[in-house]
Context: one part of a larger RNA
Molecule: small-subunit ribosomal RNA, central domain
Organism: bacterium
RNA sequence: UUGGGUCUAAAACAUUCGUAGCUAGUUUGUUAAGUUCUUUGUGAAAUCUUACAUCUUAAGUGUAAGGCGUGCAAGGAAUACUGGCAGGCUUGAGACCGGAAGAAGCAAAGAGUAUGCUCGAGGUAGUGGUAAAAUAUGUUAAUCUCGAGCAGACUAACAACAGCGAAGGCACUUUGCUAGCACGGAUCUGACAGUGAGGAAUGAAGGCUAGGGGCGCAAAGUGGAUUAGAUACCCACGUAGUCCUAGCAGUAAACACUGCUCACUAAACAUUGGGGUCUCUUCGAGAGACGCCAGUGCUGUAGAGAAGUCGAAGAGUGCGCUACCUGGGAAGUAUAGUCGCAAGACCGAAACUU
Repeated sequence: UUGGGUCUAAAACAUUCGUAGCUAGUUUGUUAAGUUCUUUGUGAAAUCUUACAUCUUAAGUGUAAGGCGUGCAAGGAAUACUGGCAGGCUUGAGACCGGAAGAAGCAAAGAGUAUGCUCGAGGUAGUGGUAAAAUAUGUUAAUCUCGAGCAGACUAACAACAGCGAAGGCACUUUGCUAGCACGGAUCUGACAGUGAGGAAUGAAGGCUAGGGGCGCAAAGUGGAUUAGAUACCCACGUAGUCCUAGCAGUAAACACUGCUCACUAAACAUUGGGGUCUCUUCGAGAGACGCCAGUGCUGUAGAGAAGUCGAAGAGUGCGCUACCUGGGAAGUAUAGUCGCAAGACCGAAACUU
């Protein structure tokens, strides 16, 4: 390079946006760059084929003709396809309008139960904890009951196989601001699209910097148990942290271990959102049936697959674009570079071994 692959064997970037590039709906005209045909020139020798000659023959050598050299250049035609230019179209895409759904985001205000602490009242000897205990705590009145206040964190039931978001993720209520999807209408633009190397933005938990905050929980740490030991599992404490604000960091089994877009390809059932038609009606979008679009699931045909399984939300049949893989270990190590306050991240070998 050709070929083969990427759910589970090696391999889909954590996610999205997007530059270059690659790819690209329908129609008319034109052009003739790609493309096709043709002509001319050129395309060293040797090698190859044929004929002849030569050395007695063979091998070899020489001469002539042909072929090869798959190419390049110039000229002339063709115009289906690709491309360029000019002009249209509306199905793709986008805009607009309509009513609706949602834990989508940001900010502010408010609420609730529990927990802890403080104060007051009642009350008296234990409480707590465990398999059993002890550490701990309590006559300076605990645990417990009632009332009041303060603090920080969290948001039960509803709750779902549900919903929203690009992913991470998102759940008390109200208000304000912002964004996106689906459906319906078909008013506008008229291919404006797909993917996307570099690049940018976002990115759980934990970690770092500065300032606040600190109820509960709790790495580290201390003590008590257990044990041969126990740097653990169990118990009592407990500091970072967990929370807020402003930054940094940029990783996860960041998983559906499944990149994105489009088209086509049996059925059945459930559920969420929005239209449509029909029937009934107490005339209330009130009930039911059928069917459409979009989403989420569960069976399953064809087909696929090594199988497990997947199966209109493909791992089926095809097109376009990207990323990645090439035996195990050494190793996500070393080195260089870039980034970072650091921790470290990104990129990423080889010797050797098997």